Notes:
SAM riboswitch aptamer (S box leader) from Paenibacillus contaminans, 110 nucleotides, folded computationally. It matches the Rfam family "SAM riboswitch aptamer (S box leader)". Rfam describes the family as follows. The SAM riboswitch is found upstream of a number of genes which code for proteins involved in methionine or cysteine biosynthesis in Gram-positive bacteria. The coordinates come from a structure-prediction model, not an experiment, and the mean pLDDT is 82. The RNAcentral record of the sequence draws on Rfam.

[in-house]
RNA sequence: CUCUUAUCCAGAGUUCAGCGGAGGGACUGGCCCUAUGAAGCUGCGGCAACCGACUGUAACAGCACGGUGCAAAUUCCUACGAAGGUUAUUACGCCUUCGAAAGAUGAGGG
Numbered sequence: 001c002u003c004u005u006a007u008c009c010a011g012a013g014u015u016c017a018g019c020g021g022a023g024g025g026a027c028u029g030g031c032c033c034u035a036u037g038a039a040g041c042u043g044c045g046g047c048a049a050c051c052g053a054c055u056g057u058a059a060c061a062g063c064a065c066g067g068u069g070c071a072a073a074u075u076c077c078u079a080c081g082a083a084g085g086u087u088a089u090u091a092c093g094c095c096u097u098c099g100a101a102a103g104a105u106g107a108g109g110g
Stems, first nucleotide, its partner, number of pairs: 001110008013044001016043004023033003029077002046070002050067003054062003075102001080099007
């Protein structure tokens, strides 16, 4: 990098501290965050429980030691398709739901 698979409406630093110095929320269009300091790096705390370990076990549950991961907003909403509702004589528009696509993370394979 790629394939498969599981999960993605919960949770976490009141301004955590230092460096940094203008961007960021993947992408489209929105809408937001940000000099009261963005991204990134470091430190100490934290959340979670995918894999391993340990404990009790039939399943499973616990634990948080190790390997990750995460910490604005539902993956912030949206895109593509379908169904329903609403307006209207059909359309366009608006709303709701479902399914995908794309993305993120873990595990396994190439």